[in-house]
């Protein structure tokens, strides 16, 4: 200067006018005025995980389901996040992985091919034979995704790990590491692939949900029938077993109700500084309180600057993922080329 990598902030602004929601303090007192403080996100989105909290009167224990899968560490916890290991892509900064077992067992590898799990010989080579035909061959050729390690070099009728070099697998022993793995030595010459199939290991999980639940007011008919009833019903997801209660199911009728309060934001909160860790995060002191709406608040105008405005609006809260994002702005590192 250009082309990437990987992280971060920002995403209208200033000032006047009038309108909203919540808190606080006044002043009034048929709900009003007044000061003040505040008042949508990085994703508020998806409803994917994961928990706080509420009931399930107790929340125990198998199964069945269901979830994660490389190792170590972080967290309140996880499917998330950090450092690692191992494969792959990338000239490289980086990026990705549904990364445990196929020697517990079943299953599957269409068609093609001679053969796709204990094998096979189609075409070729070689050895007899006058021909048929018979031995021996898996180096060469066809098939195919994939054909029982691979290239090379000797060997042999011909050929093979049949013997050697080097390489990859397996295994067994040394060595570093917490570990995953790494790295050497020696053999033997080599038992394919598929578990986002089934299935086996090792960890992990009680249901439901803020429309949860609690509490007020106010009505009503403490109603009629039929059923099971203690060796019963019912509740604790599906099912056993335990454990709790004593009534529980169906039909027909009747009253309230879109009623008010709480839940409702002081939180695994933020922010600045030490300090321990490569680092995710941890600990310490100070300070600080930032939206609580319920047909559902933050808008409307004017003026001016301006990068001319992008995805997009809380409804119980947080810690993740994941998708959506106009323009600007900032740090690092990597490749190329110029110049010095």
């Nucleotide at each position: 200067c250009a082309a990437g990598c990987a992280g971060c902030c920002u995403g209208g602004g200033u000032g006047g006018u009038c309108g909203c929601g919540g808190g606080c303090g006044g002043g009034g007192a048929c709900u009003c005025c007044c000061g003040c403080c505040u008042g949508a996100g990085g994703a508020a989105a998806g409803u994917c995980c994961g928990a706080g909290c509420u009931c399930c009167a107790c929340a125990g224990g198998g199964c069945a389901g269901g979830g994660u899968g490389c190792u170590g560490g972080g967290u309140a916890a996880c499917g998330c996040c950090c450092a690692g290991u191992g494969a792959a892509g990338g000239c490289g900064a980086c990026u990705u992985c549904a990364a445990g077992g196929a020697a517990a067992g079943u299953g599957c590898c269409a068609c093609a091919g001679a053969a796709a799990u204990c094998a096979a010989a189609c075409c070729g080579c070689c050895g007899c034979g006058g021909a048929a035909g018979c031995g021996g061959u898996a180096a060469g050729g066809a098939u195919g995704a994939a054909a029982c390690g691979g290239u090379g070099c000797g060997g042999u009728a011909a050929g093979a790990g049949c013997g050697c070099a080097c390489c990859a697998g397996c295994a067994u022993c040394c060595g570093g590491g917490c570990g995953a793995c790494c790295g050497g030595a020696u053999g033997g010459c080599u038992a394919g692939g598929u578990a986002a199939a089934c299935c086996c290991c090792a960890c992990c999980c009680g249901g439901a949900g803020c429309a949860a639940g609690a509490c007020c007011a106010a009505a009503u008919a403490g109603g009629a029938g039929g059923g099971a009833u203690a060796u019963a019903g019912g509740g604790c997801u599906g099912c056993c077993c335990g454990u709790c209660c004593u009534u529980c199911c169906c039909u027909c009728g009747g009253g309230u109700u879109a009623g008010g309060u709480c839940g409702c934001a002081c939180g695994a909160g933020g922010c600045c500084c030490g300090u321990g860790g490569c680092a995710a995060c941890g600990c310490g002191u100070g300070c600080c309180c930032a939206a609580g709406a319920c047909a559902g608040a933050u808008g409307a105008u004017c003026a001016c600057c301006c990068u001319c405005g992008a995805c997009a609006g809380a409804a119980c809260u947080c810690g993740g993922c994941u998708u959506a994002c106009a323009g600007g702005g900032c740090u690092g590192c990597u490749u190329g080329g110029u110049a010095c």